[in-house]
RNA sequence: ACAUGACAACGGCAAACCAGGCGCGAGCCUGGGACGCAAAGCCACGGGCCCCCUGCGGGUAGCCGAGCUUCCAAA
Numbered sequence: 001a002c003a004u005g006a007c008a009a010c011g012g013c014a015a016a017c018c019a020g021g022c023g024c025g026a027g028c029c030u031g032g033g034a035c036g037c038a039a040a041g042c043c044a045c046g047g048g049c050c051c052c053c054u055g056c057g058g059g060u061a062g063c064c065g066a067g068c069u070u071c072c073a074a075a
Stems, first nucleotide, its partner, number of pairs: 004073002012037002017032006035062001041068002045065003048060004052055001
């Protein structure tokens, strides 16, 4: 360095639900809240699923795959 991921360490993220807001909607943002997560960091390239005003439209990255980046270090 790469692979790998523990009864390790420092930490990190935040499901459902609630409140406020945005959107026709799927859903998103902020705050609270933790079901979980070793990439639950980024990305809509491929597939799946979802929405609509059915298109060279939109959403979902915590559905899967691919790509990029990344803390620690036992076996």